This is a predicted structure of a 350-nucleotide part of an RNA (small-subunit ribosomal RNA, central domain) from an uncultured rumen bacterium. The prediction has a mean pLDDT of 86. Rfam family: Bacterial small subunit ribosomal RNA. Rfam links the family to the GO terms ribosome and structural constituent of ribosome.
Context: one part of a larger RNA
RNA sequence: UUGGGUGUAAAGGGUGCGUAGACGGAGGAGCAAGUUGGUUGUGAAAUCCCUCGGCUUAACUGAGGAACUGCAACCAAAACUACUUCCCUUGAGUGUCGGAGGGGAAAGUGGAAUUCCUAGUGUAGCGGUGAAAUGCGUAGAUAUUAGGAAGAACACCGGUGGCGAAGGCGGCUUGCUGGACGGUAACUGACGUUGAGGCUCGAAAGCGUGGGGAGCAAACAGGAUUAGAUACCCUGGUAGUCCACGCGGUAAACGAUGAAUACUAGGUAUUGGGUGUCACAGACAUUCGGUGCCGGCGCAAACGCAAUAAGUAUUCCACCUGGGGGAGUACGUUCGCAAGAAUGAAACUC
Repeated sequence: UUGGGUGUAAAGGGUGCGUAGACGGAGGAGCAAGUUGGUUGUGAAAUCCCUCGGCUUAACUGAGGAACUGCAACCAAAACUACUUCCCUUGAGUGUCGGAGGGGAAAGUGGAAUUCCUAGUGUAGCGGUGAAAUGCGUAGAUAUUAGGAAGAACACCGGUGGCGAAGGCGGCUUGCUGGACGGUAACUGACGUUGAGGCUCGAAAGCGUGGGGAGCAAACAGGAUUAGAUACCCUGGUAGUCCACGCGGUAAACGAUGAAUACUAGGUAUUGGGUGUCACAGACAUUCGGUGCCGGCGCAAACGCAAUAAGUAUUCCACCUGGGGGAGUACGUUCGCAAGAAUGAAACUC
C1' cells in the first nucleotide's frame, strides 16, 4: 500500500461557522474531455510464454508464433461522469400566520437564610465530637425581640420536563436579541452535504489590572486521633469563590457513540404544535418535531444497541496499527505574562 477498524479491547477532533477540496435531486438539448468499439502506425533486437528443431541430455542455442496489456492519429457510439444551455420542484432557503421555552446579553427589583453592628430582655454557659479539646463567654456570650448594614445564592414549583452547537442555562419585571418547531404553499430554483488548513465559542481551577468580600474555603495555625498522622474529625483562616475588562484553552469537555441523508416490526410514557371524529371541562384516532423506557429483525466477542441504531446503505472529515512501562516525558517548533498548552520521539526494560 491493499485490507481492517474507532460505545467498553488502540482509535470520534470539546463545540460550531466556514475556505480549498471531495461528493451531490428530476427532465430536455448539445458537446465529446473522461469512457467504449474499430482502423492505421509505432511499441528495436534479445529476454518472458507456446510449438518445432541442433549439440548423447540439460544448461545453452536456432526457427516460427504469441505477447509487449503502452502511446499517437483518425473514424464511430452517447448510457454514465465532466462541461455548456433550457427547464422543474420534491432537497435547501425566503415570505406569511401561530404557539412553546432556566437560549443570550443589559438594567431594575423581591423575600427567606447567613454573618456583622446598635439597642432591649436575660444569666452561665455556648459551641463542637465517636468521645474530647482548641475556640467563644461575667468587658454579659449562646438564646430571644426590634432596628440597621453587607455580600452571595435563588427553597417550594421542579419533572424520565424545557432551551442551547457544545461549554452550559433556574426568584421576579422590563426593553433589546439569536435559534428551533407547527401550519400555509406566495417567492427563489439545487442555491445542497461534508469540511484539511483558518476563524469563533469553550466548565472548574489559574494569571493580569481595578473593585468587592456575607457564607464557604486550597495554603496556613491550633486541637484531637494515631506507633507516626505533613490526612480523614473539630476550632479558626488567607488566596480564591463574586463584579468589570483582558489572558489562558484544558476536563471521565461522556451518550466514553463525528456530521448528513434515505430505508427497516411493534408497545408505552412525556413534551411543543396541527388535523379529524364523537355522547365535546373531555375522550378517541391520526400527523409533524423533541425527550425517555421496553422490545422484534438485524448487528455484536460478549455486555448490549435496536427509527434518538452500535441495523441496512451512500458521502465527507477526524483518528487507530503488537502490548505494559519509559511518556504525554525529552528535543525542536508554534502559542502564552506566567502556569503551561499544542505537536510529539528514542535508548532501555518487562